[in-house]
């Protein structure tokens, strides 16, 4: 310069056109003299930006930004 992939919670990763969840992290209670581990439960994200299509878009398109990856 050219291709391709991926931007969801604090990390990490699922997910699907009808406003989204897992595991670790945080918080609280139980258990314990205390910690640690278990166990139950809360809190946390309108899905990177901006536009389009649609009765609806985190999904589908179509641009931009930042990533990572391959070739040259």
């Nucleotide at each position: 310069g050219a291709a391709g992939g991926g931007g969801u919670a604090g990390c990490u990763c699922a997910g699907u056109g009808g406003u989204a969840g897992g595991g670790c992290a945080u918080c609280u209670g139980c258990u314990u003299u205390g910690c640690a581990u278990g166990c139950a439960g809360a809190a946390g994200g309108c899905c990177c930006c901006a536009g389009g299509u649609u009765c609806a878009a985190u999904c589908c398109c179509u641009g931009a930004u930042g990533u990572c990856u391959u070739c040259a």